[in-house]
């Protein structure tokens, strides 16, 4: 270094590469030295920028926001906290009980409105490393939306019982 074996750690724009694109050696091919252009073979790059999001269980697969670039963040596979469904245990519906609607998993009907909630790549500048495609590091620095919180306003089910009158 490089294989197998055990045992650790690491995460969701997250891993990974067999198509694509590109790079380098190298071999061929068109009249042709060179350079170029195709093709082929070996080896390597590249293949998601942050915000957000976990009750269990099962099942799905184009699993939520937006930035940038517009050449590929293209394709392909896995996987994910997301979606449905039962289940458990709860909030609201003007003490409770049952049912029903609609939500919630430290949260809790619903719909407007308002504030609020450290974006990061990107670009600049200044290094490393590689023949090269390209990797990485430090400094400055600006701009999102969904969700979240906070305030306010409207509007929200039927029996039952209990208390008053």
């Nucleotide at each position: 270094u490089u294989u197998c074996u055990u045992u650790u750690u690491a995460a969701a724009g997250c891993g990974c590469c067999u198509g694509g694109a590109c790079u380098a050696a190298u071999c061929g091919a068109a009249a042709g030295a060179g350079a170029g252009u195709c093709g082929g073979u070996u080896a390597g790059u590249u293949g998601a920028c942050g915000a957000g999001g976990a009750g269990g269980a099962g099942g799905u697969u184009u699993a939520u926001c937006g930035a940038a670039g517009g050449u590929u963040u293209c394709g392909g596979c896995g996987g994910a906290u997301a979606c449905c469904u039962c289940c458990c245990g709860g909030u609201u519906g003007a003490a409770c009980g049952c049912a029903c609607a609609a939500c919630c998993g430290a949260a809790a009907u619903u719909u407007c409105u308002u504030c609020u909630u450290u974006a990061a790549a990107a670009c600049a500048c200044a290094g490393g490393g590689g023949c090269a495609a390209c990797c990485u590091u430090g400094u400055g620095c600006a701009c999102a939306a969904a969700g979240g919180g906070a305030a306010g306003a409207a509007a929200a089910u039927g029996c039952g019982g209990c208390a008053u009158a």
This is a predicted structure of a 165-nucleotide RNA (glmS glucosamine-6-phosphate activated ribozyme aptamer) from Neobacillus paridis. It was read from a public genome assembly, where an Rfam model found it. Its mean pLDDT, the model's own confidence on a scale to 100, is 77. Its Rfam family is "glmS glucosamine-6-phosphate activated ribozyme aptamer". It is annotated as a riboswitch.